[in-house]
RNA sequence: CGAGCAGACUGAGCAGUCGCGGGUACAACUCGAAAGGGUGUAUCUGAGGAAAGUCCGAGCUCCACAGGGCAGAAUAACGGCUAACGGCCGCCGGGGGCGACCCCAGGGAAAGUGCAACAGAGAGAUACCGCCCGGUUUUUUUACCGCGGUAAGGGUGGAAAGGCGAGGUAAGAGCUCACCAGCGUGUAGGAGACUAUGCGGCUAUGUAAACCCUAUUCGGAGCAACACCGCAGAGAAGCAUAAAGCGCUUGCCCGGCGCGUUUCGAGAAGGUGGCAUGAGCCGUGGCGGCAACGCCCGGCCAAGAUAGAUGACUGUUCACGACAGAACUCGGCUUACAGGUCUGGUCGCAAU
Numbered sequence: 001c002g003a004g005c006a007g008a009c010u011g012a013g014c015a016g017u018c019g020c021g022g023g024u025a026c027a028a029c030u031c032g033a034a035a036g037g038g039u040g041u042a043u044c045u046g047a048g049g050a051a052a053g054u055c056c057g058a059g060c061u062c063c064a065c066a067g068g069g070c071a072g073a074a075u076a077a078c079g080g081c082u083a084a085c086g087g088c089c090g091c092c093g094g095g096g097g098c099g100a101c102c103c104c105a106g107g108g109a110a111a112g113u114g115c116a117a118c119a120g121a122g123a124g125a126u127a128c129c130g131c132c133c134g135g136u137u138u139u140u141u142u143a144c145c146g147c148g149g150u151a152a153g154g155g156u157g158g159a160a161a162g163g164c165g166a167g168g169u170a171a172g173a174g175c176u177c178a179c180c181a182g183c184g185u186g187u188a189g190g191a192g193a194c195u196a197u198g199c200g201g202c203u204a205u206g207u208a209a210a211c212c213c214u215a216u217u218c219g220g221a222g223c224a225a226c227a228c229c230g231c232a233g234a235g236a237a238g239c240a241u242a243a244a245g246c247g248c249u250u251g252c253c254c255g256g257c258g259c260g261u262u263u264c265g266a267g268a269a270g271g272u273g274g275c276a277u278g279a280g281c282c283g284u285g286g287c288g289g290c291a292a293c294g295c296c297c298g299g300c301c302a303a304g305a306u307a308g309a310u311g312a313c314u315g316u317u318c319a320c321g322a323c324a325g326a327a328c329u330c331g332g333c334u335u336a337c338a339g340g341u342c343u344g345g346u347c348g349c350a351a352u
Base pairs, nucleotide, nucleotide: 001348002347003346005344006343007342008341009340010339012317013316014315015314016313017312018311020046021045022044023043024042025041026040028039029038030037031036048323052334053333055332056331057330058329059328060222061221062220063219072218073217074216075215076214078090079089080088081087092106093104094103095102096101107213108212112211113210114207115206116205128154129153130150131149132148133146134145135144136143162180163179165177166176167175181203183200184199185198186197187196188195189194226273227272228271229270235264236263237262238261239260245259246258247257248256249255280300281299282298283297285296286295287294288293318321
């Protein structure tokens, strides 16, 4: 210098004017029956790394809940982290890359059932061609026959009776032997998955992103949850059912008709809380740990609406600006994303 790998960060900047949401302080005024709200001034503050998908795990709230089972769903090597998880870290096994490094839907196929299209004789059981043996025929070649042998060779297939080599045999065959793979069993190492190695018999197809089996976990609904205040009307209870008053009846009088009041609990509308101090954020802080993470120290408070604010204009600078916008909260995962920055490895070339 080029190519590539992993991790972290950033996501146009500055100034001015006006506008909008929220907090605090002050001062009156104002709306409302109340609960509560509004206006003014000053000051502070106002989207994201994904606020998204709503996939997983929790907090919180209400409902349900003696215990057991079925069904259903999710997860699947081992050890750890965490409030928890299907997340993360480390490690094992397998696969890919020269390498940094990356990927794995990683339990069970000797519990049972199903399936294996096409091809092929045959897909868990098989003899199509071939090879060998016997019989008949033929001089031989050959041809035919066999409830004969044979899975070594050919052919089909993703997969064909563990692989490969040697011995052996009529031809063959784990029939025998060496090596390798698998299974069982010992020894050593490791926290464990597992690894290395000895011995043994001789072999068991694939598929569980097919049913199924094993182990573990799982009650439901969700902030429009839920709690509180609460006008009217309706309801329940107590007292009174006299007088007075008010309204209607013809302008007035008489007469007639209607209307009592107190308390209670629930509660449309409306209002407040839930709702921002939390498993919180920050630090080239310290300690432990390979790491995820934990403990300690110091500092900080940083949107909270409810028809829903986070914008507009002007000037200026540049690399000319991607994906996208809170709605109860948090931890993850996944998906989208123009451009830019930093750190640490790897490979190649060149120079010193």
Molecule: Bacterial RNase P class A